RNA sequence: GCCGGCUUGGCGCAAUUGGUAGCGCACCUAACUUGUAAUUAGGGGGUUGCGGGUUCGAGUCCCGCAGUCGGCU
Numbered sequence: 001g002c003c004g005g006c007u008u009g010g011c012g013c014a015a016u017u018g019g020u021a022g023c024g025c026a027c028c029u030a031a032c033u034u035g036u037a038a039u040u041a042g043g044g045g046g047u048u049g050c051g052g053g054u055u056c057g058a059g060u061c062c063c064g065c066a067g068u069c070g071g072c073u
Stems, first nucleotide, its partner, number of pairs: 001072007010025004019056001027043005049065005
C1' cells in the first nucleotide's frame, strides 16, 4: 500500500435481511439474615464509534473518516 471482519448501557452479546433497541452479568433499592453472601421482588442506565446520504421510517442499505483484529504484498 491492497483486501476482509468487528465497533450497540459499566462488561459480554442479540435484534428474524428497513418498522417501538433487548438478554445475561454487574450496579441501585427492598424483603430475608445477628451481619455478609446466596436467594426472591422491583428499578435505573443507550442520540447503536464519528460525519454525511437514501427512505415516510436506518442498529440494519450507500459513501467518507476513526479505532481494533486478521490476511496479502
A computed fold for a 73-nucleotide RNA from Microbacterium ulmi, annotated as transfer RNA.
RNAcentral records the identical sequence in 8 taxa.
Its Rfam family is "tRNA". About the family: Transfer RNA (tRNA) molecules are approximately 80 nucleotides in length. By type it is a transfer RNA.
The coordinates come from a structure-prediction model, not an experiment, and the mean pLDDT is 81.
Lineage of the source: Bacteria > Bacillati > Actinomycetota > Microbacteriaceae > Microbacterium.